[in-house]
């Protein structure tokens, strides 16, 4: 199959020789030949580039199909797949012959106004390959398809040739990552000629010639990355990003390469390397999911080996149509958007559960259940669109051209087609029926409560929670935010003005270069004129579409989707404008500069000179010591120092003058005089005319210390040597003393090189010094430059501060900073003779470092001040016996509990039982003790007996509350049984309350105002004073509060009243205040007065006060006591007592006996009593006050040596009685310094008292006994007047016990110059790196342990470089061995091809070399956490 030859099976049919041919339909695969496979799907590996964006050039270029117009399609020829036949191979494939077609391929004719070559001529432009003319060579598929009246016409095609549209090629401008620890790259390199090559410009190429090109505006090199439209964030600039969606590029196992073709240097074509896989007959061969699904392997972690070509779109055909993993569409994923449900309403007994609470009650909660309603959604059944335009093809009108047909064009009827899909929707039915989670609940930040755990388990974004009462960890309930979705973890941007253009900063918080000079570079006085880069405006081009953004509209709505505006802030073009920047040309002087003329000055360089002082030497005088310190000694000195006095020499350094004075860019610089030199300043001229400012690289200069190399070295000195001090003292002190310090040359190049403050110009109150200029001037006055200090206004600042010499207000330019450690470290480079020096980091690790100012605190800071703090005294502990306490040891227990100061004679103000809480044993279990309720019994009590250690059991015996006539009731009391009791068990770090302590120290706040941005200050600080924040006085403060003081007690003097138990002066009496009596006195009780600096002098500032005085009992708070401010110390106390919470519960509760608290090798603490003569003994002798007394105090009298007794006993509830004789004292003797007549401890006896009971365990008193102890070491305590010291006497506790404690009163000193020192406190001020506050922070070595990092002998890999070897495919050449159909030629042959050989490049691979980069590495090293 409407390009070509052809055709299997299959159907139909015709010949016969019945197994072979021939015709016709229908084709299916295969070939030839067109045409697409360079679209379109994928993906980001590489690329830092014209690769992309966006705008221009292309006068340097090309285009198949596609529209438009023009003109042509005329004649040959040779051959080759498919086919036969047939070899080779496992295959894949590959060969021979033998014939064959074509819109497959090849000569020939023809062809211009077309292309090309040349020639002439115009002509434009930066530049012609642009236009005209003339001449010269080059090209057709006679095809296919339909109608024909065979004459041709239509249609698809082919040639040529012009123009379109779209699309690419190349080219230029401008944009968009890091690193300078990457500064020099570069031989085709940059650029001419000629050739070669493309479609086209070029070093794109070859070959000669020249030596250029690029770079601090960042070239080279590294590292990283596909760009953009657009997305996220953001007010907005910006910053981040480049997934879908779109528009470019690059790749299609790695690497090279050409060929076809209009177009690839080609994803699903070709060749050759490498790697991998797969087949094999080992000889060769295949392959390429970054197409759609799948599968593996990695991973935290990502779909379905699905329908479909109906729709859009593509390719290819005349068309039907056929291909289309493009696409349309389902499916899985809550990934993301978006819209809905999951029920509405009613329903208080506020059910029940749950949770909290002590209950009462409260929450969950109208929530549920229960009643009613409704059906989105859901099941079920039933119907059921849109996307579908119309094409083939039938049919109708018209039209253009023709002579008609097929054909063209326009309108128009019919006219098949659906993946998704029975999908969307749409009815009926059914029933609340199908349907809530999740993350929080300490504070940021909405939302709390209980239980559990008890620095564990655990949480955690920061800040942090958690060690017994966790709103923070788990659960539980509630409750709070979200809601089909919560939370988390990753990422980006916000906040973050935390890299700042918009929009920081640099005195002290991180920041100013150590100064200057000066390139590039930035910026840059007045005027004119021109210009038109920039700038201003209008115009037109582009800024694709989609996004976004406003209006509208379509799916029920949204989310999506459509559409019309605006906008896309940019680029280019072009027109206008001329202020202002720039640019050119002129011109001016005010900026800068030159010159005259003055002027101060330690600018700098050189040379000479000068006195002191210092050390040496040399010689005199003189003698024992000098030097040195906190004290001291090393040192020196009788071999004559130190001292002193003349003479000499050496170096270095320049007293006074001298000074917030001078000079210089900084560093820096001081005797003098000469000399060469810079630089500033000030007046008035001239002169040049913008010549200036600032300054990356660069260049000079640079204190001390150090360095090389030559001199010098007096003194003062790293190092070192010795002495000291010291726990040590490699240090301060001391004796000494090299290097250096000086000088010449040359390096270093650093400093808290500071004004921690870059340079240089302007502007913007004032005062007051000072240097040195001018100018007015009678003037110690005034003015005006240049410097150089203080104060201070407005501004700036975080504050402190700064303030014309700004840290103010602006302007130019240049440096530097971006949390602290790690580090100015490692590494790399430069410099260096070396020490070093520039530049300069990451990993790791922390939640801070950091400034400035505040209260506080503290300081071996400073000023004031106070106090038994010191001093000045008196007595004492510490040494000794004993007593008490405590540790500690032992014990069955030695019960707890206080523990620097502020525990230790303390709770405890009294342990033989008891108290007792401890220990052994022995009972008991609603209980020793309270309340209530049920039942049952029953007077309470009381006194024996028994057993026992006793508790307790058992019994025996007396005895019977109240009312009521009684019943009975009420109330005791006993016994079971519930609920409860009890706990001196824990926590004093869950509390109340109470208390010590700083501290009776003078202070601690508050309300207004003011001050500061705040914390806070002021007041409350200063000046005086004061026991006192107690007073005057000043003062931005004026009042208050709480403490101070007064107010209360006592005591000291005294008035009035009033006297018993007191008193007794008069009067009477007595033995006596004994009585009468008195109401004066002593006392007592009560109510008053007095004292207040009130008066007088003086000091003070006219004040408060002070000082001395007077007068007074008392004199400056007369003494003493009570009374303790905000607060500290987690002091103490759960064992006074009370409480939260936890623990027991036949015991950790109760009772009982007995034992223990009392123990004993020590150490403390507090006491007594002593060591004696200021005492002891003994005998006489006199004189308080306060208490306290009935189960009491007890006088008398007798006994007892005596304690103390007496069945003797008076008086007293107490100014009556008693306790009660105080003692030291005062009078006498005695003792004579000794272990004593001191001292009294121990022990032996033998006693009294008390109590059931003195064995562990009590006081006492007689006789004997007579220890230690002779005055106490280091240390340490108390007390300043009726004190200390001594003396005795009383109360509580209590049956007895008392050296303690609370009180009384007798006798009664000493000293205190003063505030330097020790303690403790007040106030002001000062420092801070401390705030748990100096018991504080903190800083480095060493040990251990973990982490990162550096260095290493080395040693494994990448990457990318240059040099040489090798050298595939492959274009390009060169060559003529081999073949060879169209064309030439009559033939030989030739031309051209093709194959073969070989040449330049040429990828993979070898070799060297040396550059980078990673991993690993003994071993060093330093870092950082713990």
């Nucleotide at each position: 199959g409407a390009g070509c030859g052809g055709u299997a099976a299959g159907g139909g049919g015709a010949g016969c020789u019945u197994g072979c041919c021939c015709c016709c339909c229908c084709u299916a695969g295969a070939g030839c030949g067109g045409c697409g496979g360079a679209c379109u799907g994928g993906u980001g590996a590489g690329u830092a580039a014209c690769a992309c964006g966006u705008g221009g050039g292309u006068g340097a270029c090309a285009u198949a199909c596609c529209c438009u117009g023009a003109g042509g399609u005329u004649g040959g020829g040779g051959a080759u797949a498919g086919c036969u036949a047939u070899u080779a191979g496992a295959a894949a494939u590959a060969g021979u012959a033998g014939g064959u077609a074509a819109u497959a391929c090849c000569g020939a004719a023809u062809a211009a106004u077309g292309g090309c070559g040349c020639u002439a001529c115009u002509g434009u432009u930066a530049g012609a390959g642009g236009g005209u003319a003339g001449u010269g060579a080059a090209g057709a598929a006679a095809g296919g398809g339909g109608c024909u009246a065979c004459g041709g016409c239509c249609u698809c095609g082919c040639c040529u040739u012009a123009g379109g549209a779209a699309u690419g090629g190349c080219u230029c401008g401008c944009g968009g990552c890091c690193c300078a620890u990457u500064a020099g790259c570069u031989a085709g390199u940059u650029g001419g000629u000629u050739g070669g090559g493309u479609a086209a410009a070029g070093g794109c190429u070859g070959a000669c010639c020249a030596a250029g090109g690029c770079g601090a505006u960042g070239a080279u090199g590294g590292g990283u990355a596909u760009c953009c439209g657009g997305c996220c964030u953001a007010a907005g600039a910006g910053g981040g990003u480049g997934a879908a969606c779109g528009g470019g590029c690059a790749c299609a196992u790695u690497g090279g390469g050409a060929c076809u073709g209009a177009g690839a240097u080609a994803c699903g074509g070709c060749c050759c390397a490498g790697a991998c896989u797969c087949c094999u007959a080992c000889g060769g061969g295949a392959g390429g999911c970054a197409g759609c699904a799948g599968c593996u392997a990695a991973g935290a972690a990502u779909a379905u080996u699905c329908c479909g070509c109906a729709a859009u779109g593509g390719a290819c055909g005349g068309a039907a149509g056929u291909c289309u993993g493009a696409c349309g569409g389902a499916g899985c994923g809550a990934c993301g958007c978006c819209g809905c449900g999951u029920g509405g309403a009613u329903g208080a007994u506020g059910a029940a559960g749950g949770c909290c609470g002590a209950a009462a009650g409260g929450u969950u909660g109208u929530a549920a259940a229960g009643u009613u309603c409704u059906u989105u959604u859901a099941g079920a059944u039933c119907u059921g669109a849109c996307g579908a335009a119309u094409a083939a093809g039938c049919g109708g009108a018209g039209g253009a051209g023709g002579g008609a047909a097929u054909g063209c064009c326009u309108c128009u009827g019919c006219g098949g087609u659906g993946a998704c899909u029975g999908u969307a929707g749409g009815a009926u039915u059914u029933g609340a029926a199908u349907a809530a989670g999740c993350a929080a609940u300490g504070g940021c930040u909405a939302a709390u409560u209980a239980c559990g755990u008890g620095c564990c388990a655990g949480c955690a974004g920061c800040c942090g929670c958690g060690g017994u009462a966790a709103c923070a960890c788990g659960u539980a309930a509630g409750u709070u935010g979200c809601g089909a979705g919560c939370g988390u973890u990753g990422u980006u941007c916000g906040g973050a003005a935390u890299u700042a253009u918009u929009g920081g900063g640099c005195g002290u918080a991180a920041a100013g270069g150590g100064c200057a000079u000066g390139u590039a570079g930035g910026c840059g006085g007045u005027u004119a004129a021109u210009u038109a880069a920039a700038c201003u405006u209008g115009a037109u081009g582009u800024g694709a579409a989609a996004u976004g953004u406003a209006g509208a509209g379509g799916c029920u709505u949204a989310a999506c989707c459509u559409u019309u505006g605006a906008g896309c802030u940019g680029c280019a073009u072009u027109g206008a404008g001329a202020a202002c920047u720039g640019a050119u040309u002129g011109a001016c002087u005010a900026g800068a500069g030159u010159u005259a003329c003055u002027g101060a000055g330690a600018g700098g360089g050189a040379a000479c000179c000068g006195g002191a002082a210092u050390u040496c030497c040399u010689a005199g005088u003189g003698u024992a010591g000098g030097g040195g310190u906190g004290a001291a000694a090393u040192c020196u000195g009788u071999a004559g120092a130190u001292a002193u006095u003349a003479g000499g020499a050496a170096g270095a350094a320049c007293a006074c003058c001298a000074a917030u004075g001078g000079c210089g860019a900084a560093g820096g610089c001081a005797g003098g005089u000469u000399u060469c030199u810079g630089g500033c300043a000030g007046a008035u001229g001239a002169c040049u005319g913008a010549c200036g400012c600032u300054g990356a690289u660069g260049u000079g200069c640079g204190a001390a210390g150090g360095u090389g190399c030559g001199g010098g070295g007096a003194g003062c000195g790293a190092a070192c040597a010795g002495g000291a001090u010291u726990a040590g003292a490699u240090a301060c002190c001391c004796u000494g003393g090299u290097a250096g310090u000086c000088c010449g040359c040359a390096c270093a190049g650093u400093a808290a090189a500071c004004g921690a403050u870059g340079u240089a110009c302007a502007c913007u109150a004032g005062g007051u010094g000072u240097u040195u200029g001018c100018c007015u001037u009678u003037g110690a006055a005034g003015g005006u430059g240049a410097g150089u200090g203080c104060c201070g206004a407005a501004g700036c600042u975080a504050a402190c501060g700064u303030g014309a010499u700004a840290a103010g207000u602006g302007u130019a330019c240049c440096g530097c900073c971006u949390g602290g450690g790690g580090a100015g470290u490692a590494u790399g480079c430069c410099c260096g003779c070396a020490a070093g020096g520039g530049u300069g980091a990451a990993a790791c690790u922390c939640a801070a470092a950091g400034g400035a100012a505040u209260u506080g605190a503290c300081g071996g800071g400073g000023g004031c001040c106070c106090g038994c703090a010191c001093a000045a005294g008196c007595g004492g502990u510490g040494g000794a016996g004993c007593a008490u306490g405590u540790g500690g040891u032992u014990u069955a227990a030695u019960u707890c509990g206080a523990u620097g100061g502020u525990a230790c004679g303390c709770g405890a103000g009294g342990a033989a039982c008891c108290u007792u809480a401890c220990c052994c044993g022995g009972g008991u279990u609603u209980g020793a003790c309270a309340u209530a309720u049920a039942c049952a019994g029953u007077g309470a009590u009381u006194c024996g007996a028994u057993a026992g250690a006793g508790a307790u059991a058992u019994u025996g015996g007396a005895g019977c509350g109240c009312a009521g006539c009684a019943a009975u009731g009420c109330g005791g009391c006993u016994g079971u049984a519930u609920a409860c009791a009890g706990g001196u068990g824990c926590u004093g770090c869950a509390u109340g309350g109470c208390u010590g302590u700083c501290g009776u120290c003078a202070g601690c706040u508050c309300g207004u105002g003011c001050c500061g941005u705040g914390a806070g200050g002021u007041g409350u600080u200063g000046g005086g004073u004061u026991a006192a924040g107690u007073c005057c006085c000043g003062c931005a403060a004026c009042g208050a509060g709480c403490g101070c003081a007064a107010c209360c007690c006592c005591u000291a003097c005294u008035g009035c009243c009033a006297g018993u138990u007191a008193c007794u002066a008069a009067c009477a009496u007595u033995g006596a205040g004994u009585u009468g009596a008195g109401g004066a006195c002593u006392c007592u009780g009560g109510c008053g007065g007095a004292a207040c600096u009130g008066c007088c002098g003086g000091u003070g500032a006219c004040a408060a006060a002070c000082c001395g005085g007077a007068g007074g009992a008392a004199g400056g708070u007369g003494g003493g006591g009570a009374u303790g401010a905000c607060g500290u110390c987690a002091a103490g106390u759960c064992a006074u007592c009370a409480u939260g919470g936890c623990c027991c519960u036949u015991a950790u509760g109760u009772c009982c006996a007995g034992g223990g608290c009392u123990a004993c090798a020590c150490a403390c603490g507090u006491g007594c009593u002593a060591c004696a003569a200021u005492g002891g003994g003994c005998g006489g002798u006199a004189c308080a006050a306060a208490g306290c007394g009935a189960a009491g105090c007890g006088a008398g009298u007798c006994c007892g040596c005596g304690a103390g007794g007496a069945u003797c006993a008076a008086g007293c509830g107490a100014a009556c009685c008693g306790c009660c004789g105080a003692a030291a004292g005062c009078c006498g003797c005695c003792c004579g310094u000794a272990g004593u007549u001191c001292g009294g401890a121990u022990u032996g006896a033998a006693g009294u008292c008390u109590g059931a009971a003195a064995c562990c365990c009590g006081a006492c008193u007689u006789c004997a006994u007579g220890a230690a102890g002779u005055u106490g070491g280091a240390a340490u305590c108390g007390c300043u007047a009726g004190u200390a010291a001594u003396c005795g006497c009383g109360c509580a506790u209590c049956a007895g016990c008392a050296u303690g404690g609370c009180g009384c009163g007798g006798u009664g000193a000493a000293u205190a110059c003063g505030u330097u020192c020790c303690c403790g406190g007040g106030c002001c001020u000062u420092g801070u790196a401390c705030a748990c506050a100096c018991c504080g922070c903190c800083c480095g070595u060493c040990a251990c342990a973990c982490c990162a990092u550096c260095c290493g002998a080395g040693u494994u890999g990448g990457a990318g470089g240059u040099a040489c070897c090798c050298g595939a495919a492959g274009c390009c050449g060169g060559u003529a061995g081999u073949c060879u159909a169209a064309c030439c030629g009559c033939a030989a042959g030739g031309a051209g091809g093709a194959c073969g050989c070989u040449g330049u490049c040429g990828a993979a691979g070898g070799u060297a070399c040396g550059u980078u980069u990673a991993g690993u590495g003994a071993g060093g090293a330093g870092g950082g956490u713990g």
Predicted 3D model of a 1426-nucleotide RNA (small-subunit ribosomal RNA) from uncultured Treponema clone RFS6. Its mean pLDDT, the model's own confidence on a scale to 100, is 83. Lineage of the source: Bacteria > Spirochaetota > Spirochaetia > Treponematales > Treponema.